[in-house]
RNA sequence: GUAGAGGUGCGUUUUUCAAAAGUACGCAGACGGAUAUCAUAAGGGGUAGCGGAGGUCUGCGGAAAGGGAAAAACGCCGAAGAAGAAGGCUGCCUUAUCUCUUUCUUCUGGGCGUGCGGCUAAGAACCGUACGACUGUCAUUGGCAUACUGCCAAUGGAGCGCUAC
Numbered sequence: 001g002u003a004g005a006g007g008u009g010c011g012u013u014u015u016u017c018a019a020a021a022g023u024a025c026g027c028a029g030a031c032g033g034a035u036a037u038c039a040u041a042a043g044g045g046g047u048a049g050c051g052g053a054g055g056u057c058u059g060c061g062g063a064a065a066g067g068g069a070a071a072a073a074c075g076c077c078g079a080a081g082a083a084g085a086a087g088g089c090u091g092c093c094u095u096a097u098c099u100c101u102u103u104c105u106u107c108u109g110g111g112c113g114u115g116c117g118g119c120u121a122a123g124a125a126c127c128g129u130a131c132g133a134c135u136g137u138c139a140u141u142g143g144c145a146u147a148c149u150g151c152c153a154a155u156g157g158a159g160c161g162c163u164a165c
Stems, first nucleotide, its partner, number of pairs: 001165004007077001009076009025061007035048004039097006080108009091098001109135002112132007137157009
């Protein structure tokens, strides 16, 4: 370099379902009386508002996104994920942040269970961390079988690994 393996394996997309939620929002009415809004904070600018803003209640209507589950398809086996740094795009302007995105660095073999923390509408899921056993792989040691390879056990390592060429 090429081709591969791990298994409740990884990612993406689509469809369906649950949840979000009888929420946001719309209309009507009552109360009420000065704010509301343009992603968040500050400043600026704009718009709506005493011809009644935000809010509360009642009635009639009533979502969506992000996140989740299942199935299918596709791409895969650093699959991928997390953290950090630098840059780009967007939302009225500026600064900072956020969403999305690109590159780089670091960490993690894989999934599972439990505890804690984070995230979240939600302990649903995910992420981090500690512990536990499991699993793949290699090494070392011991044992067994065989006859040169295989099996079992213990310990250790990390995907920058392992197998074949």
Description: This is a predicted structure of a 165-nucleotide RNA (Lysine riboswitch aptamer) from uncultured Anaerotignum sp. Its Rfam family is "Lysine riboswitch aptamer". Rfam links the family to the GO term lysine biosynthetic process. NCBI's taxonomy places the organism under Bacteria, Clostridia, Lachnospirales, Anaerotignaceae, Anaerotignum. The prediction has a mean pLDDT of 75. The sequence is in RNAcentral, with records from MGnify.